Predicted 3D model of a 141-nucleotide RNA (FMN riboswitch aptamer (RFN element)) from Planktotalea frisia.
The RNAcentral record of the sequence draws on Rfam and Ribocentre.
Its mean pLDDT, the model's own confidence on a scale to 100, is 79.
Of the family's consensus pairs, 100% are formed in the model.

[in-house]
RNA sequence: AAGUGUUCUCAGGGCAGGGUGAAAGUCCCUACCGGCGGUGAUAGCCCGCGAGCGCUUGUUGUCCCUAGCGGGACAACUUGGUCAGCAGAUUUGGUGAAAUUCCAGAGCCGACGGUGAAAGUCCGGAUGAAAGAGAGCGGUU
Numbered sequence: 001a002a003g004u005g006u007u008c009u010c011a012g013g014g015c016a017g018g019g020u021g022a023a024a025g026u027c028c029c030u031a032c033c034g035g036c037g038g039u040g041a042u043a044g045c046c047c048g049c050g051a052g053c054g055c056u057u058g059u060u061g062u063c064c065c066u067a068g069c070g071g072g073a074c075a076a077c078u079u080g081g082u083c084a085g086c087a088g089a090u091u092u093g094g095u096g097a098a099a100u101u102c103c104a105g106a107g108c109c110g111a112c113g114g115u116g117a118a119a120g121u122c123c124g125g126a127u128g129a130a131a132g133a134g135a136g137c138g139g140u141u
Base pairs, nucleotide, nucleotide: 001141002140004138005137006136007135008134009133010132017029018028019027031121032120033110034109035049036048037047038046044108045107052086053085055080058077059076060075061074062073063072064071065070090106091105092104093103094102112124113123114122
């Protein structure tokens, strides 16, 4: 230095002001926010990844159908992350060897459940999980 085993640590931000209303941090005007890796140069919207829901594996429970064998629905816990559904969003000009990443302008996007009223920003699962980042120790080349 490379690659490897193991342990540990870390790993998400944001509704200010006004309007309507019985009620809105949820609607309207306006404001604010941007995980991780990659990339000829710094990225929410270029290529990928992650959490959640869905789907799926198994177990248990409840209920339904069936003469029976058996089948089905729902719930809880659980398996997988390959599947890819929810699931996403950008352009114009400039500089440059190089930028959908920088500078200037104009746009756009944002899980699930909850809620006197519809949520990227409130509350909740979550003192969780995790892309990944770092450190210690061991042994290998």